[in-house]
A computed fold for a 102-nucleotide RNA, annotated as Purine riboswitch aptamer.
Rfam family: Purine riboswitch aptamer. Its family is annotated with purine nucleobase biosynthetic process in the Gene Ontology. The literature on the family includes a 2004 paper in Nature by Batey et al., "Structure of a natural guanine-responsive riboswitch complexed with the metabolite hypoxanthine".
RNA sequence: CAAAAUACAAAUAAAAUAUGCCGUAUAAUUCUGGGGAUAUGGCCCGGAAGUCUCUACAGGAACACCGUAAAGGUUCCUACUACGGCGCACGUCGUCUGGCGU
Numbered sequence: 001c002a003a004a005a006u007a008c009a010a011a012u013a014a015a016a017u018a019u020g021c022c023g024u025a026u027a028a029u030u031c032u033g034g035g036g037a038u039a040u041g042g043c044c045c046g047g048a049a050g051u052c053u054c055u056a057c058a059g060g061a062a063c064a065c066c067g068u069a070a071a072g073g074u075u076c077c078u079a080c081u082a083c084g085g086c087g088c089a090c091g092u093c094g095u096c097u098g099g100c101g102u
Base pairs, nucleotide, nucleotide: 019087020086021085022084023083024082025081026056029049030048031047032046033045034044035043041066042065050057058078059077060076061075062074063073089102090101091100092099093098
């Protein structure tokens, strides 16, 4: 994807609106070009990789480190986004311990 069988009340049309938790992805990570700060500092701009993946790739704290130089380190806490699941909420249905939709 196709066919068959079985089950099923119908409909699945129209629109709007909040929200919680969990799973998967990614480690909010790694590599790199240019510039910048300097113990009251440790950033800014760009490129690439990473996901059967769009986007994002950052904030803060603690501890150490660098004796004024050009380089940042370790640990912890906190998201967004994509997809899926379970709730909650809302709408709807003559059918309501329910179906369908958002």